Predicted 3D model of a 78-nucleotide RNA (transfer RNA) from Bathyarchaeaceae archaeon (SeqCode).
Its Rfam family is "tRNA". By type it is a transfer RNA.

[in-house]
RNA sequence: GGGCGGGUAGCCUAGUCAGGAUAGGGCACAAGCCUCCUAAGCUUGUGGUCGCGGGUUCAAAUCCCGUCCCGCCCGCCA
Numbered sequence: 001g002g003g004c005g006g007g008u009a010g011c012c013u014a015g016u017c018a019g020g021a022u023a024g025g026g027c028a029c030a031a032g033c034c035u036c037c038u039a040a041g042c043u044u045g046u047g048g049u050c051g052c053g054g055g056u057u058c059a060a061a062u063c064c065c066g067u068c069c070c071g072c073c074c075g076c077c078a
Base pairs, nucleotide, nucleotide: 001074002073003072004071005070006069007068010027011026012025013024020058029045030044031043032042033041051067052066053065054064055063
């Protein structure tokens, strides 16, 4: 330098192929119930610039362009 895969909440992850309307789930955290207390269990709640910038569109996590980071493979090293 080239190719492929990945980046979504404090952590992990689905959704992207085929755009469609509050971005889903688990853990964690907070409050309540339960309990003598704690744990477990149950209920409710908190939290997202979907890596970043731009474009297309009525509408973008999803499509297009650029770019950054991580991983793997290939090439180059005169």